[in-house]
Molecule: SAM riboswitch aptamer (S box leader)
Organism: uncultured Nocardioides sp.
């Protein structure tokens, strides 16, 4: 500080006790024990890891040869795409869409106009996560 993802998916035993869900509003979770720690299990596929393609740049051949132009190799590297395992590494997670909302914009209804409520979209802001 940048990139990608954020409607799926995975809990049980043990301490321990009063808050918890980032704040802030609302709505939940909690003494029928939340939250946290630990130890078992589980999801999952970001990164590593394996296959294949495409490009970069290397190196070396063949042609050409004063230079530019041109073909196909290579084998370790990069970068990107597609797929594969989850057996092993290194993280994540395991209530509720990141529990919704707030900024901004389009829709659909209702209240007797650019107001306001309700809902539905798209974007944002803010966080997590994980490569860098």
């Nucleotide at each position: 500080c940048u990139c990608a993802u954020c409607g799926a998916g995975a809990g049980g035993g043990a301490c321990u006790g009063a808050g918890g869900g980032a704040a802030c509003g609302g709505c939940c979770c909690g003494u029928c024990g939340a939250c946290g720690u630990c130890c078992c299990g589980g999801c999952a596929a970001c990164c590593g890891c394996c296959a294949c393609g495409a490009c970069c740049a290397g190196c070396g051949c063949c042609a050409c040869a004063c230079c530019u132009c041109g073909g196909g190799g290579u084998c370790a590297g990069g970068u990107c795409g597609c797929g594969g395992a989850a057996a092993c590494g290194g993280u994540g997670c395991c209530a509720a869409u990141u529990c919704c909302g707030g900024c901004c914009c389009g829709g659909a209804c209702g209240a007797g106009a650019g107001u306001c409520g309700u809902c539905c979209g798209g974007g944002g802001a803010a966080g997590a996560u994980g490569a860098g």